[in-house]
Context: one part of a larger RNA
């Protein structure tokens, strides 16, 4: 020199586009962040004089809460990379074949009656269905003896049809599993394993396999560094370097792990899920002491630590996610907006003329010299400020629908008007002289400089480098 999610000192006109807890995966008060559907279902309610129609619900029931967004604790290989493989499953979607008969018997809401501070319940009785269940109905299995499936006779509509329901077959898309090889330090860690290696049965899985069991053998790794022991999310990338190669791993993209600690099934086509469920531990609140309630590493925001990191904004307009036939809801995901010179870019702080070189400051050899065309002054100019009227794309091929947004853009008026620091000046290294001070006070990456004429302290006057930023610190090359 260059780089930084960067801090701290002085300083500050704008606008554009990034960025923004690197430390305590510490602790969390409030409000949002996942619902949805009356075109499954039976009830309740509202409003009406009544009926219908509409409308709005708590319950049964269905698809989603496994996407989406956070973190980087753990993990040195059950993980990433990569190039392979075979023994495997998929709701939604898309293609194609084929089907959908008939029958039951409940349990929620609700209605009685009762328990508890709470949080939540017990009992008895009544009912729906695309909730459950039972026959019926087939290719196919296996082989002579047999095991044996499914479905909602559904929803809407005046009908056409449209929506849906069940098997089997391919397809996309997405898991899961196996191998090769590559992937930090330490040998002041030299052995190390006992379901361990490998077979035979036998379970158990979606699917291969000690996965898991009994029995049998003694095997596997290991100086091409096993094991142990530290650190660490891994990668596309970033960064420096002519390269080679060093360091790093934040945004944004894959892909793993995790979800207050440690375990465990449940549900589902996928979860061992955690804005689901239990159990233990720590904490926290509440409690009538019998008992119950949570879980920001979503977003905002608060305490805390820290040199250090925003608003308890706004809107679903767009993009995309969920659900429904729509119409809509929902959606702190994403689309804005605030806040911060964070860091990059891009523009101003005027321009042209202008000698008695005014006053005035610093130097002086008292002649001058220098700040210096600099200032005033004269003549524009108006990016940018102010302050007025217009005004958008972004809206997806009838209309309608725009947070941003009283915004960007143009456009008219004003007026030079709102707008310059910072370090440095002994050599390295552009850039000096005077005064103070006197080996004191200080300065300094290194040399080193100050002990009475300091070009190195510390004012000032000049200078010189950068610029809305400059210097210092800290890490990298």
């Nucleotide at each position: 020199g260059g780089a930084u999610g960067a801090a701290c000192a002085c300083u500050c006109a704008u606008g554009g586009c990034a960025u923004g807890c690197u430390u305590a995966a510490c602790a969390c008060a409030u409000g949002c962040a996942a619902g949805u559907c009356g075109g499954a279902c039976g009830g309740g309610a509202a409003g009406u004089g009544g009926u219908g129609u509409u409308u709005c619900c708590a319950g049964u029931g269905g698809c989603g809460g496994c996407u989406g967004g956070g973190u980087g604790a753990g993990u040195a290989a059950u993980g990433c990379g990569u190039a392979a493989g075979a023994a495997c499953c998929u709701a939604c979607c898309a293609u194609u074949g084929g089907g959908a008969g008939g029958g039951g018997a409940a349990c929620a809401a609700c209605a009685g009656c009762u328990g508890c501070a709470a949080a939540u319940g017990g009992u008895u009785g009544c009912u729906a269905a695309u909730a459950c269940c039972c026959c019926a109905u087939a290719g196919g299995c296996u082989g002579a003896g047999g095991a044996g499936a499914a479905a909602a006779u559904g929803g809407g509509g005046g009908a056409a049809u449209c929506c849906g329901c069940g098997c089997a077959a391919u397809g996309a898309g997405g898991a899961g599993c196996u191998u090769g090889u590559g992937u930090c330090u330490g040998a002041u860690u030299a052995g190390u394993u006992a379901g361990u290696u490998g077979g035979u049965g036998a379970g158990g899985a979606a699917a291969u396999g000690g996965c898991u069991u009994a029995c049998c053998a003694a095997g596997g790794c290991a100086a091409c560094g096993a094991u142990c022991a530290g650190u660490a999310g891994u990668u596309g990338u970033u960064u420096c370097g002519a390269g080679a190669g060093g360091a790093u791993g934040a945004u944004c993209a894959a892909c793993c792990a995790c979800a207050u600690u440690g375990g465990g099934a449940c549900u589902g086509a996928u979860a061992c899920a955690u804005g689901g469920c239990c159990c233990a531990g720590a904490u926290u609140c509440c409690u009538a002491c019998a008992a119950g309630a949570g879980g920001c590493a979503g977003u905002a925001g608060u305490g805390g630590g820290g040199a250090a990191u925003u608003u308890u904004u706004c809107a679903c307009a767009a993009u995309g996610g969920g659900u429904g036939a729509a119409a809509u809801c929902c959606u702190g995901a994403c689309a804005a907006a605030g806040c911060a010179a964070u860091g990059u870019c891009a523009c101003g702080u005027g321009a042209a003329g202008g000698c008695a070189a005014a006053a005035g400051g610093c130097c002086c050899a008292c002649a001058a010299g220098u700040c210096g065309u600099g200032a005033a002054c004269u003549u524009c100019u108006u990016u940018u400020c102010u302050u007025g009227a217009a005004g958008a794309a972004g809206a997806a091929g009838c209309a309608a629908u725009g947070a941003c947004a009283a915004u960007a853009u143009a456009u008219a008026a004003g007026g030079a008007a709102u707008a310059a620091g910072c370090a440095u000046c002994g050599g390295c290294u552009a850039a000096c002289u005077c005064u103070g001070u006197g080996c004191c006070a200080a300065c300094a990456a290194c040399c080193g400089c100050a002990g009475u004429a300091a070009g190195a302290c510390a004012u000032a006057g000049g200078a010189u480098g950068c610029a809305a930023g400059c210097g210092u610190u800290a890490u990298c090359u």
Model confidence (mean pLDDT): 83 of 100. This is a predicted structure of a 477-nucleotide part of an RNA (small-subunit ribosomal RNA, 5' domain) from Larix kaempferi. The RNAcentral record of the full RNA draws on SILVA. NCBI's taxonomy places the organism under Eukaryota, Acrogymnospermae, Pinales, Pinaceae, Larix.